[in-house]
RNA sequence: GGGACGGUAGCAAAGUGGCAAUGCGGGGCGCUGCAAACGCCCUAUACGGGGGUUCGAUUCCCUCCCGUCCCU
Numbered sequence: 001g002g003g004a005c006g007g008u009a010g011c012a013a014a015g016u017g018g019c020a021a022u023g024c025g026g027g028g029c030g031c032u033g034c035a036a037a038c039g040c041c042c043u044a045u046a047c048g049g050g051g052g053u054u055c056g057a058u059u060c061c062c063u064c065c066c067g068u069c070c071c072u
Stems, first nucleotide, its partner, number of pairs: 001071007010024003018055001025043006048064005
């Protein structure tokens, strides 16, 4: 320098043109002699930045940034 894939809450991770699951974590309660385990409820301004298309973008297009891998 060329190419592929990826970037979504504290962490992991799904998703799709109509404002986003789930698990872990965190908080509360129940249970227990106390805990653990288990059960119930709650939890967060979470879609890398900037443009474009669209009535509407996390999703499509362009560009930039970052990461992993491959080629040279």